[in-house]
Molecule: glmS glucosamine-6-phosphate activated ribozyme aptamer
Organism: Oceanobacillus massiliensis str. N'diop
Order: sequence, then C1' cells, then structure tokens
RNA sequence: AAGCAAUAAAAAGCGCCAGGACUAUUUCGGACGGAAAAGGGAAAUAGUUGACGAGGUGGAGGUUAUCGAGGAUUUCGGCGGAUGCCUCCCGGCUGGAUAUCUCAGUCGUAGCUUUAUUCCUUAAAACAAUAAGGUGACUUGUUGGACAAAAGGAUAAAGAAUGAUGUU
Repeated sequence: AAGCAAUAAAAAGCGCCAGGACUAUUUCGGACGGAAAAGGGAAAUAGUUGACGAGGUGGAGGUUAUCGAGGAUUUCGGCGGAUGCCUCCCGGCUGGAUAUCUCAGUCGUAGCUUUAUUCCUUAAAACAAUAAGGUGACUUGUUGGACAAAAGGAUAAAGAAUGAUGUU
C1' cells in the first nucleotide's frame, strides 16, 4: 500500500463527497494588469459547503420513492441507503339472505370507495436580535414572533357479488 473477514457506534428526508462553488497557506509567471505592489491566472497542500421540516415499516423481488416550506446562482451535480409505489406471498376487514372457496375493494392489529362539511397535523428552516468557535470560507447555540401541504380523524349521503358448492 492492497485485499479479505469480523466487531462496535450512529442515522432512515437519512448518510456521504471523486465534480462544481467557496476559503486559507505556500509556490509559480517572457503571457491579463500595473511604475511597483495589489488585483487577475495557475499549481500544490489543508479545509468549507453540499435539503427546511411534516408524514411514513407484515415478508420477498422490482423501481428514476410521498408532501409541502424557503429560494430564484448551488436546496447545483453525483453516490449509497430508505418506511413510498408495483407484482407475488402471508394476514385482517368490507361487499351476497350468507357458511367456505373464488372475485372485487382496501388495509398491515388491519371497515372500504366517492362526494360534502369539519377537525387535526405544537411545522422547521428561512427572517429579526444575540452569544460562542474558526485567520477565513463557515459552523453551533439562545431568544422573538410567524407561515404549509399531503396523509390522518369525525359526521352525513350515495355506493359495492350476475361466480362455484352448500344452508335457510
């Protein structure tokens, strides 16, 4: 230095950084600039940044994985993961006068779909003030007062098996 294996810790809108952008130091320049220095440029080294919360997990496989807030130069670009979605399996529920199977719908301790009304989701960052750390890019707190959407709950109305075998 490379490879392999194991262990531990942390996170799940989460982690990471080979690009980009930015900072510091050093060095370099027949070249951009100038009287010179600065500036501009290049390289090396060391760094900074790189998504603000809400919601979300039966198993396997697949996959470019929900919702809004901020911003209007980077929340750019990329990698990994992932509770999303699809298919199958397992397990509930609803739909027949209805028991089992099947079918359809929906969900994951599991009562659906559509429409209407309503409730809930203490949003956070941003912003303002202030403190601390760093040469710096920048980072981390504290205080103040705001502002969502999806999902979800409740109520009302309407709606859902023309199948098989039985039973009444």